Predicted 3D model of a 350-nucleotide part of an RNA (small-subunit ribosomal RNA, central domain) from a metagenome. Its mean pLDDT, the model's own confidence on a scale to 100, is 89. It matches the Rfam family "Bacterial small subunit ribosomal RNA". Gene Ontology terms of the family: ribosome and structural constituent of ribosome. The full RNA is in RNAcentral, with records from SILVA.
Context: one part of a larger RNA
RNA sequence: CUGGGCGUAAAGGGCGUGUAGGCGGUUUGGCAAGUCAGAUGUGAAAGCCCUGGGCUUAACCCAGGAAGUGCAUUUGAAACUGCUUUACUAGAGUAUGGGAGAGGAGAGUGGAAUUCCCAGUGUAGAGGUGAAAUUCGUAGAUAUUGGGAGGAACACCCGUGGCGAAGGCGACUCUCUGGACCAAUACUGACGCUGAGACGCGAAAGCGUGGGGAGCAAACAGGAUUAGAUACCCUGGUAGUCCACGCCGUAAACGAUGAGAACUAGGUGUAGCGGGUACUGACCCCUGCUGUGCCGGAGCUAACGCAUUAAGUUCUCCGCCUGGGGAGUACGGCCGCAAGGCUAAAACUC
Repeated sequence: CUGGGCGUAAAGGGCGUGUAGGCGGUUUGGCAAGUCAGAUGUGAAAGCCCUGGGCUUAACCCAGGAAGUGCAUUUGAAACUGCUUUACUAGAGUAUGGGAGAGGAGAGUGGAAUUCCCAGUGUAGAGGUGAAAUUCGUAGAUAUUGGGAGGAACACCCGUGGCGAAGGCGACUCUCUGGACCAAUACUGACGCUGAGACGCGAAAGCGUGGGGAGCAAACAGGAUUAGAUACCCUGGUAGUCCACGCCGUAAACGAUGAGAACUAGGUGUAGCGGGUACUGACCCCUGCUGUGCCGGAGCUAACGCAUUAAGUUCUCCGCCUGGGGAGUACGGCCGCAAGGCUAAAACUC
């Protein structure tokens, strides 16, 4: 030295599909690579260790032995791992029947509201604020009634409700389409888990081309406030926000908690699908599976807290951390139209 960690101290990849690799259920026989045992050879001398001896002792020296945990050959063992073979069904999957859902894509439709336009009524204010002013209005505004245009978003329902791998998804109808869940049988027979690279998806903002543009609104202008006010407040207002196609690839992309599996007290809500009892007609009641919340025990934790949706007890695989600053920067490489992204130091300093 054989390490300790990753909810909040540094540290879980934004999320998935999956290649190599790593790991992998029960069972029969075989092989003997790993593994274990024996034998033989080798493992220079010196040194270390043991025994004895020589210098008056010791250091030192001499002789003998042991050790040398290793390697090779050979003979065995067959539990475990491996390879091969036989069988199995508890993992995984397929078929059948159901119900649930803002899951995704495309097309169409609807009503409320804002704004604008036209027409009617009507007259002096309206708007805005802490108070004002910029602003709009006698060329007739605000208000109100009728008609029209156009774009965007879908009130109530809406719920620690649902769906999705994550980002995310909310009016209605139709078409296409993914996944999960439940029930009871049948079938396949380990077909599984994870996943370096790779590939795909990925809010908002931003970029390219072409549309669209109601409201909102970076920038910008003006009015206020103030010592100043490149702000907060107000009046305007362009990109943008919207659509199509193509890029970008980042977020406090968060549960700040990787994925899978097993085990380990309970209580109480809620969503989906069942079973039982009862009634028959829906609850209520008991109960199973899947999801989603709250509380709480053991245990864990530095504490906070977590606690069958673990941060408990274990296993497998991946990612990541290793004092603060310099710095997620420089340089190089790869990617990008650009903005920039990914990878990623050192000097120096505390």